Source information: Large-subunit ribosomal RNA, domain II from a Candidatus Micrarchaeota archaeon, 690 nucleotides, folded computationally. Its mean pLDDT, the model's own confidence on a scale to 100, is 81. It was read from a public genome assembly. Its Rfam family is "Archaeal large subunit ribosomal RNA". Its family is annotated with structural constituent of ribosome and ribosome in the Gene Ontology.
[in-house]
Context: one part of a larger RNA
RNA sequence: GCCAGGGAGUGCAUUGUAGUGGCGAGCUUAAUAGCGAAGUGAAAGCGAGAGCGCGCAAGCAAUGAGGCGCUGGGCAUGAAAUAUGCCUUAAGUCACUGCAAUUCGACCCGAAGCCGUUGUGAUCUACUCGCGGCCAGGACGAAGUCGAGCUUACGCUUGAUGGAGGUCCGCAACCUGUCAUGGCAUGUCCUGUUGGGUGAGCUGCGGGUAGGGGCGAUAGACCACUCGAACACGGCAAUAGCGGGUCCCCUCCGAAGUAUCUUUAGGAUAGCCUUGGGCGAGCUCGAACACGAGGUAGAGCGACCGAUUAGAAAGUAUUGCUGCGAAAGCGGCAGCUUUCCCGUCAAACUCCGAAUGCGUGUUCUGCGUAGACCCCGAGAGUCGGCGACGUUGGGUAAGCUAGCGUCACGAUGCUGUAAAGACAGUAUCCGAGGUUAAGGUCCCCAAAUCCUAGUUAAGUGUAUCAAAGGGCGGUUUUGUCUUAGACAUUCGGGAGGUAGGCUCAGAAGCAGCCACCCUUUAAAAAACGCGUCAUAGCGUACCGAUUGAGAUAAUUCUCCCCGAAGAUGGACGGGGCUAAACUAGGUACCGAAACCCCGGCACUAGAAGAUAGUGGGUAGGAGGGCGUGCUGCAUGGCUAGAAGUGCAUCCUUGCGGAUGUGUGGACCGUGCAGCAGUGAAAAUCCUGGU
Numbered sequence: 001g002c003c004a005g006g007g008a009g010u011g012c013a014u015u016g017u018a019g020u021g022g023c024g025a026g027c028u029u030a031a032u033a034g035c036g037a038a039g040u041g042a043a044a045g046c047g048a049g050a051g052c053g054c055g056c057a058a059g060c061a062a063u064g065a066g067g068c069g070c071u072g073g074g075c076a077u078g079a080a081a082u083a084u085g086c087c088u089u090a091a092g093u094c095a096c097u098g099c100a101a102u103u104c105g106a107c108c109c110g111a112a113g114c115c116g117u118u119g120u121g122a123u124c125u126a127c128u129c130g131c132g133g134c135c136a137g138g139a140c141g142a143a144g145u146c147g148a149g150c151u152u153a154c155g156c157u158u159g160a161u162g163g164a165g166g167u168c169c170g171c172a173a174c175c176u177g178u179c180a181u182g183g184c185a186u187g188u189c190c191u192g193u194u195g196g197g198u199g200a201g202c203u204g205c206g207g208g209u210a211g212g213g214g215c216g217a218u219a220g221a222c223c224a225c226u227c228g229a230a231c232a233c234g235g236c237a238a239u240a241g242c243g244g245g246u247c248c249c250c251u252c253c254g255a256a257g258u259a260u261c262u263u264u265a266g267g268a269u270a271g272c273c274u275u276g277g278g279c280g281a282g283c284u285c286g287a288a289c290a291c292g293a294g295g296u297a298g299a300g301c302g303a304c305c306g307a308u309u310a311g312a313a314a315g316u317a318u319u320g321c322u323g324c325g326a327a328a329g330c331g332g333c334a335g336c337u338u339u340c341c342c343g344u345c346a347a348a349c350u351c352c353g354a355a356u357g358c359g360u361g362u363u364c365u366g367c368g369u370a371g372a373c374c375c376c377g378a379g380a381g382u383c384g385g386c387g388a389c390g391u392u393g394g395g396u397a398a399g400c401u402a403g404c405g406u407c408a409c410g411a412u413g414c415u416g417u418a419a420a421g422a423c424a425g426u427a428u429c430c431g432a433g434g435u436u437a438a439g440g441u442c443c444c445c446a447a448a449u450c451c452u453a454g455u456u457a458a459g460u461g462u463a464u465c466a467a468a469g470g471g472c473g474g475u476u477u478u479g480u481c482u483u484a485g486a487c488a489u490u491c492g493g494g495a496g497g498u499a500g501g502c503u504c505a506g507a508a509g510c511a512g513c514c515a516c517c518c519u520u521u522a523a524a525a526a527a528c529g530c531g532u533c534a535u536a537g538c539g540u541a542c543c544g545a546u547u548g549a550g551a552u553a554a555u556u557c558u559c560c561c562c563g564a565a566g567a568u569g570g571a572c573g574g575g576g577c578u579a580a581a582c583u584a585g586g587u588a589c590c591g592a593a594a595c596c597c598c599g600g601c602a603c604u605a606g607a608a609g610a611u612a613g614u615g616g617g618u619a620g621g622a623g624g625g626c627g628u629g630c631u632g633c634a635u636g637g638c639u640a641g642a643a644g645u646g647c648a649u650c651c652u653u654g655c656g657g658a659u660g661u662g663u664g665g666a667c668c669g670u671g672c673a674g675c676a677g678u679g680a681a682a683a684u685c686c687u688g689g690u
Stems, first nucleotide, its partner, number of pairs: 001690006011104001013102011026035003039046002050071005058063001072088006107245004114235003118232003126209009135199001137169003140165001144161007174196002179192002182190002184187001211227001213223002248625006258270005271382002273379006282367002286364007298352001299350002306345002311340006319334006385409001387407008413426004429600003433596003439590003442575003448587001450586006461577002469562003473559001474557001477554005490545004495519003500514003525540001528539003601615005626679001628676010644663008
């Protein structure tokens, strides 16, 4: 892992509510007694005779149980009231069942932990006590002692002896703390290496210290694989706002991730969902019209307020700097004020000012006697949301972040978008046929190699994505020149007065200043550029010839190209396509669980039928069933073969049920009720098997 069996909303008490039943102004108990039949007031206390009207169901109507209103009545407050509050001839009570709540383990499993007039541990290990054991071999050679020499003496020197030491060497034993691209079956292991190896040494046996305690050359180390408080048992089913799990079917409805408080992984109340009851006629999220309030978008600022570009004019006595002048004064620049003018802005500016939206009314629409709106009760779940579009903030930005509105997803399928959570289309009971939506129609792949008119030549493009800046790409329109010859090429000319005058060392078309004329001409500048020290020289404008038909400039379109860089080879979904690309238009066809139609099932309303409507669904509410064990009553089967079980067949919307046959060899059903240890795939579930 698999298989089998076990495995989680239960029980007592109390309370509320719904249903059923008994009795009923009473009900219940063995009994005390409890609830109810009268209220009101803090309390002392006081203490309810009824009348009138409206009106649902029903009914031809009159009427009209309940229901509603007014008056009257009781109590309290009060001086009092036709004032205010509660009450006013009535239904309760007991039992059972369902659903909840509260107390208990309270649906099941799960801590780390805490505590104890409860114990067990020092055979491991820490320290300690008693009695023991062990340390090859070698080296160094302390004190002391002896001899000799020297010395007045103390003593010194020297030769021996001696054998000290947390001394040295050491693969003896023994201990063990270093190191290894070491070893393997990964262990405080092994091997090698390294360290200690007469000492604070190693070690055997026996004894001592006990859990907030021991012991500790200190590591929070060790105290029996357990230690920042041992282990066992008990309190104990500790507690867990946290995690996991929670068992058959069908039908109807169907949420929330918001507000407030607590809080911040949770609750409570409200909101939103379900379900039962009451009342009895209106309600209305959509539309039109009318009347209102408003200060957003926009716009504007010579209407305030604040910001703001360039310029002009005027003023400036007591703004500053400055020039001239003896001074008076005059002038220049900057600043400030006013006016004019060019150009601009504002969430916390407004002379203005929409569209939507909002409020009220009328009329439609839609819903409603199959009971809406409203009211009362019972049961929940929800309090992490998220995406698109629109919009307001933060941010350079984000598949970012904080809000608001709508629609989706969450809780929802189906078709399309290559694939898909939210996009486009559409609301999915079951079966058959047809028509369409979005989107498509060359092949993969159902349907046009469809029609008309254009565009693109870049494989641009073929669902979606590039900028500034460039392009003698295309296209649209307009202007100018043009057979009296345009544009371009080629050939030739491109002159004279004059080197214009001035300036200057020089200035001759071409440093600079002024002027920019005249002549010959087909045409030729007082010179557009290069060049020279200055000349010279080379082009250009301009003219002629050659050639023979368009040329040139601006502009429109937003069609095309460059700009354009990522790591395996590569992506329009692919093949491929010059349309099977793009633009404008048209006609067919395909295409879904949508729509239409036929048959069937269920639910709601209905006595039933006819008929009409409805039937996606997580959390969740409500309803109806299937199956298991046992009990009561009734009724059956079975050795001519019960239960169980293998295989097969049939029935049912489903849980499930039935039959046949084999096996098996003794019990087992059905109907109506009742009771529950009543349904498993999950819990790193438990036990067993494999």